[in-house]
RNA sequence: UCCCUGAAACCGCACACCCGCCGCGAGGCGGGGCCGCAAAGCCGCGGGGCUCAUCGAGCCGGCCGGGCUGCCGAA
Numbered sequence: 001u002c003c004c005u006g007a008a009a010c011c012g013c014a015c016a017c018c019c020g021c022c023g024c025g026a027g028g029c030g031g032g033g034c035c036g037c038a039a040a041g042c043c044g045c046g047g048g049g050c051u052c053a054u055c056g057a058g059c060c061g062g063c064c065g066g067g068c069u070g071c072c073g074a075a
Stems, first nucleotide, its partner, number of pairs: 012037002017032006035062001041068003045065003048060005
């Protein structure tokens, strides 16, 4: 230095739900909120699920896998 692992610390994100806005919808954005997360950061590449104005297009990365990047530094 890198990989696996994840104790402690400093941080970070933000499920459900509520309000407002956008969308046909799945859902997204902002504010509140805080179940959880060591990648719950990013990517729709694979599987899976969901929506529709349906044979095609879209949504979900906090469903699983994979890729890229990243904080700390006990055993």